RNA sequence: GCACCCUUAGCUCAGUUGGUAGAGCAUCUGACUCUUAAUCAGCAGGUCGGCGGUUCGAGCCCGCCAGGGUGUACCA
Numbered sequence: 001g002c003a004c005c006c007u008u009a010g011c012u013c014a015g016u017u018g019g020u021a022g023a024g025c026a027u028c029u030g031a032c033u034c035u036u037a038a039u040c041a042g043c044a045g046g047u048c049g050g051c052g053g054u055u056c057g058a059g060c061c062c063g064c065c066a067g068g069g070u071g072u073a074c075c076a
């Protein structure tokens, strides 16, 4: 350099055929009793990496860019 894959909540990850963005853990609040805390219940938390495009409608399709990973070619 080229090819492919990944980027979604604080963390780890789902998301079907393009049609209301989710789970577990963590945080917070409450209950409880077995109290450095455990258990149970509940709330909250998202520019879906960025910028554009297609579409009535995009996390999902297309282009460019950024970051990360794998493979490979060349140079030395």
Base pairs, nucleotide, nucleotide: 001072002071003070004069005068006067007066010025011024012023013022019056028042029041030040031039033037049065050064051063052062053061
Molecule: transfer RNA
Organism: Melioribacteraceae bacterium